[in-house]
RNA sequence: GCCACCUUAGCUCAAUGGCAGAGCAUUCGCUUCGUAAGCGAGGGGUUUCGGGUUCAAGUCCCGAAGGUGGCU
Numbered sequence: 001g002c003c004a005c006c007u008u009a010g011c012u013c014a015a016u017g018g019c020a021g022a023g024c025a026u027u028c029g030c031u032u033c034g035u036a037a038g039c040g041a042g043g044g045g046u047u048u049c050g051g052g053u054u055c056a057a058g059u060c061c062c063g064a065a066g067g068u069g070g071c072u
Stems, first nucleotide, its partner, number of pairs: 001071007010024004018055001026042005048064005
C1' cells in the first nucleotide's frame, strides 16, 4: 500500500427498515445471628463520528476514525 471483517449499557453479546434488549456487573429490598448463595425490583445507551436514502435507519448507501485478520 491492497482486501475482508468488527465498533450497540461498566464487560460479553442480541436486535425482519417499525417501542433499543439479554446475561454478568452495579444499586435497593427480601431471606440470614452475619457473609456468600438464592429470590424480587430498579438505574444505566447521543447504537464510534459526519453525511445520504426513506413516512421511519442500530439495520441500507457514501466518507472518516479506531480495532482484528490476511496479502504484498